[in-house]
């Protein structure tokens, strides 16, 4: 020091340029002699910064961090 591929909720992920979903947690609740299972309603995310675009998790670039490969 070159390349590749990733980075979304507290974890595990989906999303082929138009309103971020899901499921496990977490909180209340229903149901139960108590718990547990089970319904039911709430929280909670696009690494960071420019760019193109009416309009970006998505497309460019450049940063950072992880992972592989070359040397």
């Nucleotide at each position: 020091g070159c390349g590749g591929c990733g980075u979304u909720a507290g974890u595990u992920u989906a999303a082929u340029g138009g309103u971020a979903g899901a499921a496990u947690g977490u909180g209340g609740g229903a149901c139960u002699g108590u718990g547990g299972a089970u319904c039911c309603c709430a929280c909670g995310a696009c690494g960071c910064g420019a760019g193109u675009u009416c309009g970006a998790u998505u497309c460019u670039c450049g940063c950072a961090c992880g992972c592989c490969g070359c040397c």
Annotation:
A computed fold for a 71-nucleotide RNA from an archaeon, annotated as transfer RNA. RNAcentral holds the sequence, with entries from ENA. Its Rfam family is "tRNA". It is annotated as a transfer RNA. About the family: Transfer RNA (tRNA) molecules are approximately 80 nucleotides in length.